This is a predicted structure of a 71-nucleotide RNA (transfer RNA) from a Candidatus Curtissbacteria bacterium. The coordinates come from a structure-prediction model, not an experiment, and the mean pLDDT is 82. It matches the Rfam family "tRNA". Rfam classes the family as a transfer RNA. The sequence was found in a public genome assembly.
[in-house]
RNA sequence: GGGCUUGUAGGUAAACGGUAUACCGGUACAUUCGCAUUGUACAGUUCCGGGUUCAAUUCCCGGCAAGUCCA
Numbered sequence: 001g002g003g004c005u006u007g008u009a010g011g012u013a014a015a016c017g018g019u020a021u022a023c024c025g026g027u028a029c030a031u032u033c034g035c036a037u038u039g040u041a042c043a044g045u046u047c048c049g050g051g052u053u054c055a056a057u058u059c060c061c062g063g064c065a066a067g068u069c070c071a
Stems, first nucleotide, its partner, number of pairs: 001070007010024004018054001026042005047063005
């Protein structure tokens, strides 16, 4: 320098263009003499910038970052 893959919640991962979700973790409440466990509720997320579309995590373009291969 070039090819390919990836980027979503604090962490690990889903989401075939139509309300962004699960588990763990966090907070509150209940339960307990207390702790743990358990149950309920809540908060919290699409790497950045453009384009297409009624509607974009998803499709297209550019950038950035990580991984991998080639030179």